The prediction has a mean pLDDT of 88. A computed fold for a 349-nucleotide part of an RNA from an uncultured bacterium, annotated as small-subunit ribosomal RNA, central domain.
[in-house]
Context: one part of a larger RNA
RNA sequence: CUGGGCGUAAAGGGAGCGUAGGCGGAGAAGUAAGUCUGAUGUGAAAACCCAAGGCUCAACCAUGGGACUGCAUUGGAAACUAUUUUUCUAGAGUGUCGGAGGGGCAAGUGGAAUUCCUGGUGUAGCGGUGAAAUGCGUAGAUAUCAGGAGGAACACCGGUGGCGAAGGCGGCUUGCUGGACGACAACUGACGCUGAGGCUCGAAAGCGUGGGGAGCAAACAGGAUUAGAUACCCUGGUAGUCCACGCGGUAAACGAUGAAUACUAGAUGUAAGACACCAAAGGUGUUUUGUGUCGCAGCUAACGCAAUAAGUAUUCCGCCUGGGGAGUACGUUCGCAAGAAUGAAACUC
Numbered sequence: 001c002u003g004g005g006c007g008u009a010a011a012g013g014g015a016g017c018g019u020a021g022g023c024g025g026a027g028a029a030g031u032a033a034g035u036c037u038g039a040u041g042u043g044a045a046a047a048c049c050c051a052a053g054g055c056u057c058a059a060c061c062a063u064g065g066g067a068c069u070g071c072a073u074u075g076g077a078a079a080c081u082a083u084u085u086u087u088c089u090a091g092a093g094u095g096u097c098g099g100a101g102g103g104g105c106a107a108g109u110g111g112a113a114u115u116c117c118u119g120g121u122g123u124a125g126c127g128g129u130g131a132a133a134u135g136c137g138u139a140g141a142u143a144u145c146a147g148g149a150g151g152a153a154c155a156c157c158g159g160u161g162g163c164g165a166a167g168g169c170g171g172c173u174u175g176c177u178g179g180a181c182g183a184c185a186a187c188u189g190a191c192g193c194u195g196a197g198g199c200u201c202g203a204a205a206g207c208g209u210g211g212g213g214a215g216c217a218a219a220c221a222g223g224a225u226u227a228g229a230u231a232c233c234c235u236g237g238u239a240g241u242c243c244a245c246g247c248g249g250u251a252a253a254c255g256a257u258g259a260a261u262a263c264u265a266g267a268u269g270u271a272a273g274a275c276a277c278c279a280a281a282g283g284u285g286u287u288u289u290g291u292g293u294c295g296c297a298g299c300u301a302a303c304g305c306a307a308u309a310a311g312u313a314u315u316c317c318g319c320c321u322g323g324g325g326a327g328u329a330c331g332u333u334c335g336c337a338a339g340a341a342u343g344a345a346a347c348u349c
Base pairs, nucleotide, nucleotide: 003321004320005319006318007303008302012317014201015200016199017198021194022193023192025088026087027086028085029084030083031082033081034080035077036076037075038074039073040072041071042070048066049065050064051063053061054060091191092188093187094186095184096183097182098181103177104176105175106174107173108172109171110154115149116148117147118146119145120144121143125136126135162169163168206247207246208245209244210243211242215241216240220236221235222234223233258316259315260314261313262312263311266294267293268292269291270290271289272288273287274286275285276284277283278282298305299304322349323348324347331342332341333340334339
């Protein structure tokens, strides 16, 4: 390379948008590049294969044929691919109406709780643990009441419930704004799918500058435990956690399952719509989209998956090819740095 694969054995890119490329709906007409077919020329000889022959046979040699899967020229075919023209509406998109939603951004605002401050009441303990101690407290703590400050997070509702491409998103109000869904079938008329590079987004920790700092809490200190205890437990506590702007670009970024399309028994929940019927507390049926559970065929090494496929097929991309060495070294690119991305070999089993 081929082949075979990628839920758990090695293997789906963290996610999206999109360039080149690859692939691509239905009808009609044309062209003839691919495709098919006829002819001609060429495809040296030798070698190769077949037939018959010459050395007594064979090796070897010689003759004829085939083959040389190719190339060029030319005549034709038009189903498929391609291409041109034209038409269509089932894909895709637009429009109108409608409801659902923690989708995003910004501003404002609310109550509970923790902490701190001030004042009142009040007195000897509080706190903490397996038990203690460090710690706090007669300079009046803990408890309790009133007032104030400040920061962060939003109990109940809350739900294998919703929204978002993923990361993720939850008090309330307002403004701006993205997407999906249902109904109608008015419009466009294949405008589609995927997507190497590229661009954008991307939890937490981390970094830069400036704010902020209640609680929590790496580091650190002390007390315990222990043979030791650089831990688990306790008392404190700084970065950080929060905000603004910028950087970083990684995660068990997981459904460990790439995206798209079509098809393939059922049953039962739930969310958002639509339609019909019964007559409306509402219920029943049909249908679309989402989200769960179970289950047949089929698949699977098994576990399991099973219309949200890991089934049956097609298209495109990414990735794998024994373990260690190693996601290391070197080089390169990016980064303020931390580091990230790309990514070997010797050797060894």
Record summary
It matches the Rfam family "Bacterial small subunit ribosomal RNA". Its family is annotated with ribosome and structural constituent of ribosome in the Gene Ontology.